[in-house]
Transfer RNA from Actinobacteria bacterium QS_8_72_14, 73 nucleotides, folded computationally. Its Rfam family is "tRNA". Taxonomically the source falls in Actinomycetota (Bacteria, Bacillati). It was read from a public genome assembly.

This record gives sequence, C1' cells and structure tokens, in this order.
RNA sequence: GGGCCCUUAGCUCAGUUGGAAGAGCACCUGCUUUGCACGCAGGAGGUCGCCGGUUCGAUUCCGGCAGGGUCCA
Repeated sequence: GGGCCCUUAGCUCAGUUGGAAGAGCACCUGCUUUGCACGCAGGAGGUCGCCGGUUCGAUUCCGGCAGGGUCCA
C1' cells in the first nucleotide's frame, strides 16, 4: 500500500423485507431476610463509530473518513 470482516446500552451480543431499537449480565428502587445472597416486581441507561448521499422514511442501501481484527505484498 491492497483485499476481506467488525463498530448497536457499562460488558458480551441479537436485530428478518428500509417503516416506533432489543436480550443476557451488570446498575438503581421496592418486596422478601436478623443480615447477606438467591428469588420476585418495577425502573434507569442509546448521536446504532463520524461526515455526507439516496429515500416520504436509514441501525439497515451507497460513498468517504476513523478505530479494531485478519490475510497478501
């Protein structure tokens, strides 16, 4: 320098055909307990990496950039 893959909640990851963003764990509150843990009920938490483009509408399609992984040189 080039090819391919990845980037979504604090962490690990889903997300179907472009049409109101989710799970598990973690966190907070309440119940339960002498207390803790477990369990139960509820809650908070998101610029879907960034900038543009297409579209009535983009996490999803297209381009560029950035970061990470891998392969070739």